The RNA shown here (SAM riboswitch aptamer (S box leader)) has 92 nucleotides and comes from uncultured Ruminococcus sp. Its mean pLDDT, the model's own confidence on a scale to 100, is 81.
[in-house]
RNA sequence: CUUAUCAAGAGCGGCGGAGGGAACAGGCCCUGUGAUGCCCGGCAACCUGCAAUUGCAAGGUGCUAAAUCCUGCGGUUUUACCGAAAGAUGAG
Numbered sequence: 001c002u003u004a005u006c007a008a009g010a011g012c013g014g015c016g017g018a019g020g021g022a023a024c025a026g027g028c029c030c031u032g033u034g035a036u037g038c039c040c041g042g043c044a045a046c047c048u049g050c051a052a053u054u055g056c057a058a059g060g061u062g063c064u065a066a067a068u069c070c071u072g073c074g075g076u077u078u079u080a081c082c083g084a085a086a087g088a089u090g091a092g
Stems, first nucleotide, its partner, number of pairs: 001092006011040001013039003019030003024072004041064003045061003048057003068086001073083004
């Protein structure tokens, strides 16, 4: 850069000790009733293997609070939806 997906799923554990929520901004949330992170466990999105059909496995990445937490740009019947943009993940 291209392409697919992104409203589902997944701990009352251990270590540790202050922030965190995938760009930025505004909000709104989560956190000493222990956050980020690491380990273990789990889930099963993509690749892989078996099936050949929906399924099984969990090897490689990934994920494991809240719809990508909501919004930002445009459209519309201006409630809210829809489409993009941006972002994340997988594959090439």

The RNAcentral record of the sequence draws on MGnify.